[in-house]
Order: sequence, then C1' cells, then structure tokens
RNA sequence: CGAGACGGACGGGCGACCGCCGGGCGCUUUGGGCGCCGGGAGGAAAGUCCGGGCUCCAAAGAGCAGGGCGCUGGGUAACACCCAGUCGGGGCGACCCGAAGGAAAGUGCCACAGAAAUAACACCGCCGAUUUGGACCGGAUCUCCGGAGCCGGUUCGAAGGCAAGGGUGAAAUGGUGAGGUAAGAGCUCACCGGCGGCCGGGUGACCGGCCGGCCAGGCAAACCCCGCCCGGAGCAAGACCAAAUAGGAGGGCGUCAAGGCUGCUCGUCCAGCCCUCGGGUUAGCGGUCGCUGGAGGCGCCGGGAGACCGGCGUCGUAGACAGAUGGUCGCCAGGAGGCGCGAGCUUCCUACAGAACCCGGCUUACAGUCCGCUCUCGACUC
RNA sequence: GCCCCCAUCGUCUAGGGGCCUAGGACGCAGCCCUUUCAAGGCUAAAACCGGGGUUCGAAUCCCCGUGGGGGCA
Repeated sequence: CGAGACGGACGGGCGACCGCCGGGCGCUUUGGGCGCCGGGAGGAAAGUCCGGGCUCCAAAGAGCAGGGCGCUGGGUAACACCCAGUCGGGGCGACCCGAAGGAAAGUGCCACAGAAAUAACACCGCCGAUUUGGACCGGAUCUCCGGAGCCGGUUCGAAGGCAAGGGUGAAAUGGUGAGGUAAGAGCUCACCGGCGGCCGGGUGACCGGCCGGCCAGGCAAACCCCGCCCGGAGCAAGACCAAAUAGGAGGGCGUCAAGGCUGCUCGUCCAGCCCUCGGGUUAGCGGUCGCUGGAGGCGCCGGGAGACCGGCGUCGUAGACAGAUGGUCGCCAGGAGGCGCGAGCUUCCUACAGAACCCGGCUUACAGUCCGCUCUCGACUC
Repeated sequence: GCCCCCAUCGUCUAGGGGCCUAGGACGCAGCCCUUUCAAGGCUAAAACCGGGGUUCGAAUCCCCGUGGGGGCA
C1' cells in the first nucleotide's frame, strides 16, 4: 500500500418564526381563558417470533391429552437469549457457521432404476478345488479284437462356490494395501474409521491409551423413546365513580341445569337463602386510575476467563386516547447532476422508519460516517 | 393496540414427501356441428406468495419475510 477479519459508536448540526401533546408556576370574569418556564421517538419504537413482570380468572388445583426445548458447564427474573468450552463443517489465515439427544427400544418410509433397499439376493462376471456328464490325448490291464472299464492330463458343460470387478442408484452390508485361495471373502495381517470393554484425564460434553474382527445403511424439521419446561387470557387486562326493594365487602348453608376455569375426566366457582358491615355524588365524543422510577442510564472501585454480579456516587429521561413530536426560511455538512481550463458557480436530494402497559432477547429493514497503540494474508521498502 | 386464520391456473377447489411434467369444474381461445346463435363434441393455453433450511428428493415438513381476511372496547 492492497485485500480482508473482529469489536464498538453515530445515524445530519446551528439559528429564527409559526404550530401540536403533556408538566409546573402565576393572574383571572373558574366545565374556561391568558402569560412565563421547562420536557417531548428509535437502533430498530417494526415483525409480534420467544421469555418475564403486572392484572383478572380459584395468588392457580389433580390426571390424561396437547405444546415447546434438546452437545456440555455457567449467567439470568426467565428464555429458543448471552458467555466459556466440546464435537462437526468452511476458509491459506485472522476467523466464521451449526434445530448438535437416541436409528444397537419399537413401528413406518426409502419413488424411478437395479438381481437385491434391511429382507435377503446374483443380471453381466470370476471359479469349478469337491461331486458329476460329454469330447480328445496318453498310460498300463482285460478281451470273443468290435471294444470294455481304471488312472492321469486338456477342454466344454452341470450341481455348486464367490461377492473381488462391471452395471443401477442419493445410498449396496467398513476403506486402502498385502498375504491367502479353485476363485474369493475380516478368511488372516498392517494402517485408518466405527462399535463394545477396561484404564487414565476432565465438573461435564469429550479426549488419550490398551484389548476384542465385534463391522451394525439412511431418515426422528416421520411416528416415537429419553430428559427438562409449560394453567388460561391479555392494559380493548382490570379497578373505581349515578341508580337506594339497586349495587358492593365479609361469613355460613348450598342442588340440578346453563355458563367460566384452552380440549376431556374430576374438582371448583357461579344461582338462591340467612347474618353482619360501611362510604361517596363530577356525567357523553362519559370521566378517573392502571400510566410510567424501572430486572433503569452513566462513572468509579472490587470479584470473575467471560456473560455477569456486588458496593458507592451521580442523573431525571414522552405519556396521548381518532391518538402530539410538525411546517417554512437562512447558514453549514454529505451525496448526485449541469456549467467552467481552474478557483469555483448553480439545481436537486438527505437511509430505514415512527412510541401506546413495561422490560430482557431474537429476527427483519437501513443512505452514509467515524473509532480501535485489535488481528490475518499478500506485495514493496528500510 | 392485542389475538387468531389463510395463501395452488382468471375464479372455485383436489392433492398433506417420489406415481406431480400438479388433477377437476366454470371461464377464455381455436376447430367441428348449425342458415346463424345457444346447447353439444374435440383441442390448446393458464397456477403451487418470496427467500433460506431438513431430506437422495419439498406444493407438502421447519424458519424468516410479504400480502389478505376475521375477532376483541
């Protein structure tokens, strides 16, 4: 210098004017009006995909069904998230990716092709050692001279043996090499892979060594098995404020039906009756609360390898309910186009997107910019 | 705002891992029939919402997105 890897930060700035939604203070003619001061979108507020808080249903039950998660250890309120590690895959490397339990519990599926798809088989092929049929050659024996059987060899078959090679397929019963054999084959041996046993290391996933030819197809994002977790609904949850023979709270009795508790079975609440208790008066685009101070942000110190945890200090940071956070102008910044030899001039544009109970994550969208005495590879120079 | 459901020719749909080069009906187009139209017959075109993953193999199973529909004060 070039090409990358990883981590982090920002995501237009300043000013003026006119508006919008909350808050505080003051004045006032008080269901209102005016003035002043101060606050007002995000890294994803989004998708609503997970996990929690909160509220009600019985502060929440039992069993079955159902659903989710799935290497190990840790973090956390919890998680499908995060950290550290293991194993597998990719990259020369920095580094990145992984829904990664069990296929030797059982069931199911594996189209087409192929002989054969887990139950077994043999299309082409190899052999034919063993048994056996035929042909030919040789040898000795017997002979009625036609021949007959016997032994050996060559050759063509058959019974049979094999799974090495070819061929099919996504996948063919471990792979490579040597020995061995009639031909072959873990049949035997060496190395590699898997499985099982023993020993050692590690909290563990797992790793290492030795032994045993034990060699077992794939699919569980098919049913299933194993382990762990899960009650439902959601702020449009829910609570309060008129009604006086109403309604509420507490206690007791309490059956059938309807209904609620996601589905089924139980169980339970609910109807009704009896007793006791006590408060308030604003009403229509109904109002008030829930509503934003919370697993909060920042800094320092300490613990830890890290996620994270603890302590101290400091900060105040939207809260609407048809739903505010906007518009215009000027200067600057960035980008694109045009003109100009050039300095420069001029026009246009400013990413994705916008709170609605809150929080931790994940995922998706995104113009452009900046940072790290971080790391890797290549080239050159000293 | 919250909670559910769905997506296959122009329309309505079947298919739930291979037999899918995706079947059927209506519609559209062409031809036949008819004097002509209709009806009828024959033929043809026409689709798995997009991306990624699992698998030998995906319209089908899983994940992410896009679009549409419904319910709740």
Two RNAs folded together computationally: RNase P RNA and transfer RNA, 455 nucleotides in total. The coordinates come from a structure-prediction model, not an experiment, and the mean pLDDT is 76. It holds a member of the Rfam family "Bacterial RNase P class A". The family's RNA type in Rfam is ribozyme.